[in-house]
Molecule: transfer RNA
Organism: Candidatus Nomurabacteria bacterium
RNA sequence: GCCGUGGUAGCUCAGUGGUAGAGCAUCUGACUCGUAAUCUGAAGGUUGGGGGUUCGAAUCCCUCCCACGGCA
Numbered sequence: 001g002c003c004g005u006g007g008u009a010g011c012u013c014a015g016u017g018g019u020a021g022a023g024c025a026u027c028u029g030a031c032u033c034g035u036a037a038u039c040u041g042a043a044g045g046u047u048g049g050g051g052g053u054u055c056g057a058a059u060c061c062c063u064c065c066c067a068c069g070g071c072a
Base pairs, nucleotide, nucleotide: 001071002070003069004068005067006066007065010024011023012022013021018055026042027041029039030038048064049063050062051061052060
């Protein structure tokens, strides 16, 4: 330099056009003499940045950044 895969909650990851979810973690409450475990509920997101297409974009297109892999 070229090609490919990926970037979404604090962490690990879903979601492939219709206003974003799970598990773990955190917090609240229940249970307990108390803690753990278990159960209930809550909070937590500029979907890597910018631009475009579309009535509508995490999703499609362009460009840039970052990580990993391959080729040279």